The prediction has a mean pLDDT of 82. The RNA shown here (SAM riboswitch aptamer (S box leader)) has 99 nucleotides and comes from a soil metagenome. The model forms 94% of the base pairs in the Rfam consensus.
């Protein structure tokens, strides 16, 4: 730097926890996390084919991912509703993830 509202689970071991942190709210003994195995998703990088960009495949190689928008949230803003507290929608920043 770039890209995050698409996409895509099965088995075996094993047995209690998991969703990154905070609050929530999920999700799990109808099997958490982990580990092997096999499947898939994806196209970020090499390779390759054409080629200015760039495209295009999955062939080969190297990563990732396969509950919920990065599961909501968190600071700031604008703008809707509300006397208020406080709530929506929406953009941006942080933070995190993959490359």
């Nucleotide at each position: 730097c770039a890209u995050c509202u698409a996409g895509a689970c099965c088995g075996g071991c094993u047995g209690a926890g998991g969703g990154a942190c905070u609050g929530g709210c999920c999700c799990u003994u109808u099997g958490a996390a982990g580990c092997c195995g096999g499947g898939g998703c994806a196209a970020c990088c090499u390779g390759c084919g054409c080629g200015a960009a760039g495209c295009g495949u999955u062939c080969a190689g190297g990563u990732g991912c396969c509950a919920a928008c990065u599961c909501c949230u968190g600071c700031g803003g604008a703008c809707c509703g509300g006397c208020g507290a406080c709530g929506g929608u929406c953009c941006g920043a942080u933070a995190g993830a993959u490359g």